[in-house]
Context: one part of a larger RNA
RNA sequence: UUGGGCGUAAAGAGCUCGUAGGCGGUCUGUCACGUCGGAAGUGAAAACUCGGGGCUCAACCCCGAGCCUGCUUUCGAUACGGGCAGACUUGAGGAAUGUAGGGGAGAACGGAAUUCCUGGUGGAGCGGUGGAAUGCGCAGAUAUCAGGAGGAACACCAGUGGCGAAGGCGGUUCUCUGGACAUUAACUGACGCUGAGGAGCGAAAGCGUGGGGAGCAAACAGGCUUAGAUACCUUGGUAGUCCACGCCGUAAACGGUGGGCACUAGGUGUGGGGAACUUCCACGUUCUCCGUGCCGAAGCUAACGCAUUAAGUGCCCCGCCUGGGGAGUACGGCCGCAAGGCUAAAACUC
Repeated sequence: UUGGGCGUAAAGAGCUCGUAGGCGGUCUGUCACGUCGGAAGUGAAAACUCGGGGCUCAACCCCGAGCCUGCUUUCGAUACGGGCAGACUUGAGGAAUGUAGGGGAGAACGGAAUUCCUGGUGGAGCGGUGGAAUGCGCAGAUAUCAGGAGGAACACCAGUGGCGAAGGCGGUUCUCUGGACAUUAACUGACGCUGAGGAGCGAAAGCGUGGGGAGCAAACAGGCUUAGAUACCUUGGUAGUCCACGCCGUAAACGGUGGGCACUAGGUGUGGGGAACUUCCACGUUCUCCGUGCCGAAGCUAACGCAUUAAGUGCCCCGCCUGGGGAGUACGGCCGCAAGGCUAAAACUC
C1' cells in the first nucleotide's frame, strides 16, 4: 500500500468553534475540464505471451503477431461529476407569538446545623470503641437556657426529572446574559456537513500573589490493635478545602460508543409544547413535534448484548489501531514558575 477494524479483545481526540481541504438539495440552459467512443502519430531494441521456423532434441537462436495498460493531436457523445448563467424551496438561516429550565456572570438577603466566646442553671463526669486508651472536666466540662462572633454548605421539595458542547449546574431575590423547544408561515434562497493545522472552554489535585479559615482533613503527633502496624479504629492537627486575580490542562474527562443526514415493527413510563374530541370545571381519550428511560421485531454481534437515543441499513468528513513487555519511557522539540504536560522511539526480551 491492498485489505480489516475501533461498547467490553489494540483502537473515538475531554468538549466546542472554526481555516485549508474533502463532500454536497431540485430544475433549465450552456461549455466540454473530468468521463466515454473513433481515428492518426508515438510508445527503441531486447525481455515476456501466443503462432511458426532453424541447430538430431532441449537449452539456445530466428521470423510474425500480441503486449508496451501511457502520452500527444484530432473528430465525436453529454447521462453523471465539474465550470459558467438563470430559476426553485424541501436543507440551512431568519421573523412573529408563546413555553420550560439547578444554563452562565455579578450583587444582596435568609434559616437550620457545627464550632468558638460571654452570662445563667447545675454539680461529676464527658467523650470515644468491637472493647479500650490517648483526650476534655471541680480553675466547673458534658447537659440545658439566653446573647454574640465567624466560616462553609444549602435538609424537605428531589424524580433512570430539568438545563448545558463537555467539564458541570440545586436556599431566596434582583440585574446582565447564552442556548433549546412548539406553533404560524411573511422573508433570504443551498447561504450546507465535516474539519488537518489553529483558537477557546475544560472536575479534582497542584502552583503564584493577597485575603479568609467554622467544619472536614493529606502530612505530622499521640492512643489502640498486632509478631510487627510507617495501616484499618481513635484523640488531636497543618497545608488544602473557601474568595479575588493569574497559571496548570490532566481524569474510569465513561454511554468506556466522534460528528452530520436518510431509511428500517412495535409496546410502555416520564419532562416540555401543539392540535382534535369530550367536558360545567378539574380531568380524560386520540394524534403530533422535541427530549429522557425501560422492554422488545427484523437485522447485527465472538458472546455479552445493541435494537428509531442502533452496536441495524447506507452515504459524507475527521480522529485512532496493527502482538506482550521495554514505555506513554529515553532523546529532541514545543509549552509550564514548578509539579509536569504534549509529541514520541530503539536496543533487548517473551
Molecule: small-subunit ribosomal RNA, central domain
Organism: metagenome